[in-house]
Context: one part of a larger RNA
RNA sequence: GGAUGAACGCUAGCGGCAGGCCUAACACAUGCAAGUCGGACGGUAACAGGGAUUGCUUGCAAUCCGCUGACGAGUGGCGCACGGGUGCGCAACGCGUAUAGAACCUACCCUUUACAGGGGGAUAGCCCAGAGAAAUUUGGAUUAAUACCCCGUAGUACCUAUUGGAGGCAUUUCUAAUAGGUUAUAGUUUUCGAACGGUAAAGGAUGGCUAUGCGUCUUAUUAGCUAGUAGGUAAGGUAACGGCUUACCUAGGCUACGAUAAGUAGGGGCCCUGAGAGGGGGAUCCCCCACACUGGUACUGAGACACGGACCAGACUCCUACGGGAGGCAGCAGUGAGGAAUAUUGGACAAUGGGCGGAAGCCUGAUCCAGCCAUGCCGCGUGCAGGAAGACGGCCCUAUGGGUUGUAAACUGCUUUUAUACGGGAAGAAUAAGGGAUACGUGUAUCCUGGUGACGGUACCGUAAGAAUAAGGACCGGCUAACUCCGUGCCAGCAGCCGCGGUAAUACGGAGGGUCCGAGCGUUAUCC
Repeated sequence: GGAUGAACGCUAGCGGCAGGCCUAACACAUGCAAGUCGGACGGUAACAGGGAUUGCUUGCAAUCCGCUGACGAGUGGCGCACGGGUGCGCAACGCGUAUAGAACCUACCCUUUACAGGGGGAUAGCCCAGAGAAAUUUGGAUUAAUACCCCGUAGUACCUAUUGGAGGCAUUUCUAAUAGGUUAUAGUUUUCGAACGGUAAAGGAUGGCUAUGCGUCUUAUUAGCUAGUAGGUAAGGUAACGGCUUACCUAGGCUACGAUAAGUAGGGGCCCUGAGAGGGGGAUCCCCCACACUGGUACUGAGACACGGACCAGACUCCUACGGGAGGCAGCAGUGAGGAAUAUUGGACAAUGGGCGGAAGCCUGAUCCAGCCAUGCCGCGUGCAGGAAGACGGCCCUAUGGGUUGUAAACUGCUUUUAUACGGGAAGAAUAAGGGAUACGUGUAUCCUGGUGACGGUACCGUAAGAAUAAGGACCGGCUAACUCCGUGCCAGCAGCCGCGGUAAUACGGAGGGUCCGAGCGUUAUCC
């Protein structure tokens, strides 16, 4: 000198863009953050419409009917494995990079082929009867499905056997034929054209999984470490290879090219500095990993060993009728605590994206916006021109006088950024539904119409009056730009280093003057 997720002191007019618990992965009140589908199903608690009956005040009330729109609770499907947070752990194929998978999986999506025949038994809900303070739960009766099960049919799937062909570095792979065996399916809506789905199989895409080469902090005041350990055979297990696991056999395997142990730490793209080589860092944004009160376990599922799922154990907090129960902010806000220190218990789904749905739509603290903070970067302003009696006042001196503050002020003319008031007022919107037209030909494309904005009456534009609304901080001995007077008298104090102060202090404190930066200026901390 540069830099910072900074903090502190003094000061402070505005805007744009960014950033904002670095400490206690400490504990959390409250609200919200993952639902959706009635075009899968039985139904009807609420709301609305319709119908029927009754009462009558003749247009109202009551009761009934799932008939319709819809829909609480329930069965079922898809989603909840994404998105969001944090950096505890991890020195590891975790990450980065480059390969390999002839050892693998992949819901939804796209392309292609084939199929969808016949039956069955239940169970939520509802109803009845109980237990319990509650959380919850028991028994009986009855009912549906795209829930579940059985039979039939099927191959380019899988398994077994036989035969032939082609390839690969190799373990071996691919392919053709024959024979035998095994696993399927679901309907709903409809304008009757179809649409959305279902089953099996092949390919693609996407996402994942696994293996390997190389790279990846400090310590030798850590020198030996290891029994599933190293390898083999067999079996089990897995989507898949493998000591992944088990039985048996062999006695190996790693290590001064640093094993083992200990300490520290998420890794990378990137960021800071530097001419570079290097050195330092890993906030925001993106990719990967790990974690979700602590430890463990599996279930469901295409996918989890699952932040707002389950079970067990533990610590903690809460409720209780003392018998028993409930909870997990390292989601967004917010609270306490810790700390030098870090924000609102805000608005909207209008846009982008995600989930469900045929769609309308619903949900979305993702996201988009607004609020707070000079935390940073950038921009703008606090006026401009003229004006010498070089005014008054202050300060200094060699003191009737002169110097300086200083064109500075007063005064004259001008401008109005900004602030204030008033008026106008966006882009961000492309859709979709509905209506119409054209083309092919029956749902796709294009065009027209149609309607949708949280931000926000915001940005921006115009008008009005008026210099009106707006400057400080540090420093002045040398390094280092900037000097005099007074006070103090090794005191009080200053200080980054050298050092200054003991009676003439440009170094302490004040004043005048000056220098540097400027809505900031200094100090502290850290890195180069």